This is a predicted structure of a 72-nucleotide RNA (transfer RNA) from Gemmata sp. SH-PL17. It matches the Rfam family "tRNA". By type it is a transfer RNA. NCBI's taxonomy places the organism under Bacteria, Planctomycetia, Gemmatales, Gemmataceae, Gemmata. RNAcentral holds the sequence, with entries from ENA and Rfam. The prediction has a mean pLDDT of 81.
RNA sequence: GCUCGCGUAGCUCAGUGGUAGAGCAGCGGUUUUGUAAACCGCUGGUCGUGGGUUCAACUCCCUCCGCGAGCU
Numbered sequence: 001g002c003u004c005g006c007g008u009a010g011c012u013c014a015g016u017g018g019u020a021g022a023g024c025a026g027c028g029g030u031u032u033u034g035u036a037a038a039c040c041g042c043u044g045g046u047c048g049u050g051g052g053u054u055c056a057a058c059u060c061c062c063u064c065c066g067c068g069a070g071c072u
Base pairs, nucleotide, nucleotide: 001071002070003069004068005067006066007065010024011023012022013021018055026042027041028040029039030038048064050062051061052060
């Protein structure tokens, strides 16, 4: 330099055009002599940046940024 993949909650990841979710973590509660475990509930998101298409974009297109892989 070229090609490809990934970027979503604190972490690991779903979500392939129509209200952004799960598990773990955190907080509160029940239970226990107490802790852990278990159970119930809650909080937490400019969906990497900036544009475009569309009635509507995490999703499709383009640019840029970051990470990774391959080729040279």